Description:
A computed fold for an 83-nucleotide RNA from a marine sediment metagenome, annotated as c-di-GMP-I riboswitch aptamer. Model confidence (mean pLDDT): 86 of 100.
[in-house]
RNA sequence: GAUAAUGGCAAAAUCAUCGAAAGGUGAUGACGCAAAGCUAUAGGGUCUACGGCUCGUUCGAGCUAGGACAGCCAGCUGCCGAA
Numbered sequence: 001g002a003u004a005a006u007g008g009c010a011a012a013a014u015c016a017u018c019g020a021a022a023g024g025u026g027a028u029g030a031c032g033c034a035a036a037g038c039u040a041u042a043g044g045g046u047c048u049a050c051g052g053c054u055c056g057u058u059c060g061a062g063c064u065a066g067g068a069c070a071g072c073c074a075g076c077u078g079c080c081g082a083a
Stems, first nucleotide, its partner, number of pairs: 001080001008033002013028006031071001037076003043073002045069003051064005
């Protein structure tokens, strides 16, 4: 980062499945992506709250990752080669 080339990934939704949830996995499917490759103890940020703690008038409320998100910012690495 180009109306280039070889290609690549796969949002939402649906079905199935794991999970307390966030969310993950597989299939279908493409919203888009020049890193939508990898990294969650290198850093920031976001989401959930099973469990724990506190409060409560009982069904609750609040706080808290040990859970999760890389297609939030970011770190690391990589294909091609016009201006």